[in-house]
Molecule: transfer RNA
Organism: Pseudomonadota bacterium
């Protein structure tokens, strides 16, 4: 030094150019119970950055940053 994968709520993960970024757990709140624990109902919470294409980008190109994996 070369290629080549990756990268979204706190964690795991969908979303293959379109109309609220969706779930599960995990967290706050209520319900239920004498009480807890299961269990039902709600809420909070995310696109690594900058830049191009496009009417429209999590999505496609570039550039960096991390992370891994081959080769020299």
């Nucleotide at each position: 030094g070369c290629u080549c994968c990756c990268a979204u709520c706190g964690u795991c993960u969908a979303a293959a150019g379109g109309u609220u970024a969706g779930g599960a757990c995990a967290c706050c709140g209520g319900g239920c119970u004498c009480u807890c624990a299961a269990u039902c109902c709600g809420g909070u919470a995310a696109u690594c950055g900058g830049g191009g294409u496009u009417c429209g980008a999590c999505u496609c190109c570039c550039c960096g940053u991390g992370g891994g994996a081959g080769c020299g």